[in-house]
Parts: sequence; structure tokens; C1' cells
RNA sequence: AUAACCGCCUGUUCUGUCGCACGGCAAUUUGUGCCGGGAGGAAAGUCCGGACAACGCAGAGCACCAUACUUCCUAACAGGAAGGGCUUGUUUUACAAGUACAGACAGUGCCACAGAAAAUAUACCGCCUGCAAAGGUAAGGGUGAAAAUGUGAGGUAAGGGCUCACACUCGUAUGGGUGACCAUGCGUGCGGCAAACCUUAUGGGUUGAAAGACCAUGUAAACCGGGGCUUGAGGGCUGCUCGUCCGACCCGGAGGGUAGGUCGAUAGAGAUAUUUAGUGAUAAAUAUCCAAGAUAAAUGACAGAAACCGGAGCAAUCCGGAUACAGAAUCCGGCUUAUAGGGCGGUUAUUUUU
RNA sequence: GCCACUGUAGCUCAGUUGGCCAGAGCAGCUGAUUUGUAAUCAGCGGGUCGGGGGUUCGAAUCCCUCUAGUGGCU
Repeated sequence: AUAACCGCCUGUUCUGUCGCACGGCAAUUUGUGCCGGGAGGAAAGUCCGGACAACGCAGAGCACCAUACUUCCUAACAGGAAGGGCUUGUUUUACAAGUACAGACAGUGCCACAGAAAAUAUACCGCCUGCAAAGGUAAGGGUGAAAAUGUGAGGUAAGGGCUCACACUCGUAUGGGUGACCAUGCGUGCGGCAAACCUUAUGGGUUGAAAGACCAUGUAAACCGGGGCUUGAGGGCUGCUCGUCCGACCCGGAGGGUAGGUCGAUAGAGAUAUUUAGUGAUAAAUAUCCAAGAUAAAUGACAGAAACCGGAGCAAUCCGGAUACAGAAUCCGGCUUAUAGGGCGGUUAUUUUU
Repeated sequence: GCCACUGUAGCUCAGUUGGCCAGAGCAGCUGAUUUGUAAUCAGCGGGUCGGGGGUUCGAAUCCCUCUAGUGGCU
């Protein structure tokens, strides 16, 4: 320098014409005119967490669901920051990357095939004792994803944590650290799987804007069948039980009617900049700025110029080309996924130069 | 808008406390039977278990994510 991959940022601008839904004003009378602002970094997936609302401000137990190293941040979180442990790699006193990272000495369960044996070792070959029967032995062989702590020495009939040293697991004591954890001493020797059931700890009441509040319009308070009427049917938006409250209507059939509007609903855990505090996430203060709000749902099309990319040219310039992912629907904080072109950083490979 | 479920051979479906070659029926191909066809009989092929990642010795099955489709609620 080029190419590939990964991460972060950005996500064209202006003018004119025609048009779209909304708001305001005007005249006028239902269609015009003028003015105004009109999609995103993910508006997406709906995966987490909240706000907000209803359930009588709502009680107990069980079940169920979620989370899982520590401290901190935050309205909250399964998110983020700073650390700890572990794994992998390298140039190995260190650095980088990754990490759903509580418990397998609470219990149950599973570990195919192969193998003697898959966890209370029924010892296949081998080794040792023995005439044999039988017994000892998990060191060696072989099997397997995994073989009964590993390596070395001592010891032994042969062997074995049987003993010792080092390493590792767990427990415990002391010291350091807010803590995860680390260091040292002592004891201990226990296979793996919890993204198997489960245990422990913590949290979660349920339902979601089709929540809900108000206004308007209209009908058949009729008909048929069943249940109930205080000896209680049924219901109070929760899987079950209890408790508690309401309670004279409830369920089904066939019909009749309506299917409109307003609010909720857009100024907020807001954005940007600076300063201060903090390792950082973040917090505080000050200044400036903020107008999509539609409801079957608008935000578009064309032309020109600039900017971008490619080619030609010494240059001015000329010619050509592309514009991704995607589109609000109550609102926020995150996560995940998609993304042309451009910018920055990192890794790998190749080539050239020093 | 909110919620739940499904994707396995060309078609319809099995297979779930993770393991035993991933199976069945129909369809397809080959052969037999028949003068020939169908039916029948014998055999054969055909699978990225929707895609990707993870857990595990081992994944259709367990977990996460993406994608396609189906259903329910006014």
C1' cells in the first nucleotide's frame, strides 16, 4: 500500500414544480387560498426492564416463572462500568481474547456402544501367595468421551495414600481486601452431568392502550330451553386451596340493534454543549434548544445543482454511475438482528521499500 | 397492537426423562406377474430434522438467536 474480517461513528444537502394526511388563519360555503412543521439508528424483533391504567389500593399458603462470581451505576433490568476466578493463545514473573461463572460430601436420576469394571469396583489378561481350592492386588495391558487424585521416592510376597515430598480438590484457622478472592498453616482424598429433576438465595399479585375514562346513537326490559332465588345459582380480569366481599339473577338458542366521537396521546427518568466529582458506568450545576401525532392510518414523485464513487486528462475540466437496511401507531431505558457508501481503530494475509 | 403454537423424504405424519444406522404410509424407480395396463408381490433410491450459535463425550430432542407460517383476543 492492497484485500478480507471484526468493532465503533455517520446514514447526503439545497432549489423549483406537482401531490399527500394534519394543525392554524382567511374569506366563503364544503371545496378553495395562504402559512406551519411532517420517520429512524435501528421506528424492526417483541427478547428483558419500567412509566401509566384497570382489577374493591389486593389478604394467606401452595404451585408456577425468572435470575445466579463481587462491588458499584440506574426509576428498573437478564442492561452497563470497574474488578475477581476460570479457559484458550502467545514473544509465558506478563499480555490479549473469551466466559449462562451458586451447589454433584442434601436427595433422586442418567452415563449408549465398547470394556473385567461407569461408581457399594462380584478382577478379563497380568502380578503375588498357594499342590489345589481359594485369597491378595486397581501398579501394567486393553476399552472408552470419561477408569477410581497425578508425578517421583520409600515400603511390600506382589501391590496399594500404605508412608513421605511436590501439585490439585474440599473443609478450617490466621492475615490482607468494602467484596468476589488471594497468601500462609493444619486437616481431608470425594468420577462426570444441574442449558436432568432438584436444593439454596433473591425477585415476581394478574392483565395490557383491543388497558381504561367520558359523551352520543339505537334496539325486543319481548320469545324458547335449562339452572337458581337466602338450605345461595353465579360473580369480584389470578393455576389451585382458604379467607373475604357482592349477590337475584345466570347459562344456552334463535332473533333485533349499534358498530360514531373526545380524552388517554406526545415537554420527557428530554436532547446538546461546558464545568465539577468519580478509574469508569454515571451524577450534579449552568446555558441553549424542543411544535410527526395520524386512526385504516399522511410523510411521495419528477427536474436541476452541489457533495460522493469510477474513468480520461499535467491541470482547469469532461463523461458515466450509485444512493443500503428499512419505515412511527401510548411513551421511555436497554438487548438482539439488518445495513450500500464514507470515516476511525484493530487483527490476519500478500507485495514493495528502508 | 397483545399473546400462543408449528416447521422432520416429493406429500401426510411418527420419533421428546439426549445415545441403539432417523422411521411409517402414499408417491417415484427397477424387476416379477399379464397379450398389454391397473391391482398385487419382491427390491431400491431419496433427509443440511427451517438457518446459525452454544451446552454435552454425544443434540431432531436442552438453551439462545434469526427466519417462514398458523391460530386466538375487539
This is a predicted complex of two RNAs, RNase P RNA and transfer RNA, with 428 nucleotides together. Model confidence (mean pLDDT): 75 of 100. It holds a member of the Rfam family "Bacterial RNase P class A". The family's RNA type in Rfam is ribozyme.